The RNA shown here (Glycine riboswitch aptamer) has 93 nucleotides. The prediction has a mean pLDDT of 78. Rfam family: Glycine riboswitch aptamer. Rfam links the family to the GO term glycine biosynthetic process. Of the family's consensus pairs, 89% are formed in the model.
RNA sequence: GGAUAGCAAUCUGGAGAAGUCCGCUCUGCGCGGAUGCCGAAGGGGCAAGAGCUAACGCUACAAUCUCUCAGGCAAAAGGACAGAUCGACCGAC
Numbered sequence: 001g002g003a004u005a006g007c008a009a010u011c012u013g014g015a016g017a018a019g020u021c022c023g024c025u026c027u028g029c030g031c032g033g034a035u036g037c038c039g040a041a042g043g044g045g046c047a048a049g050a051g052c053u054a055a056c057g058c059u060a061c062a063a064u065c066u067c068u069c070a071g072g073c074a075a076a077a078g079g080a081c082a083g084a085u086c087g088a089c090c091g092a093c
Stems, first nucleotide, its partner, number of pairs: 001093001007087001009085005018035001020034005036073003042069001043067003050059003
């Protein structure tokens, strides 16, 4: 000098499903309740393989899969994930 990977910040893109019904109401995109839905914040679950055990079995562990607790179902906001810029770190060569 400087690759790769991960991380922070900023920017861009970014899906699904009710602008449902009832009541209250200070008329507020509010509050409470009911029914039906969605999965891509967060959270829970596990296959193969691995470790342990004489064996049964036990342990830790993935996702955009799955559950729908939380969240969400016009727009806005949020949004997994992806890309770009930039910064620090790492330090192959």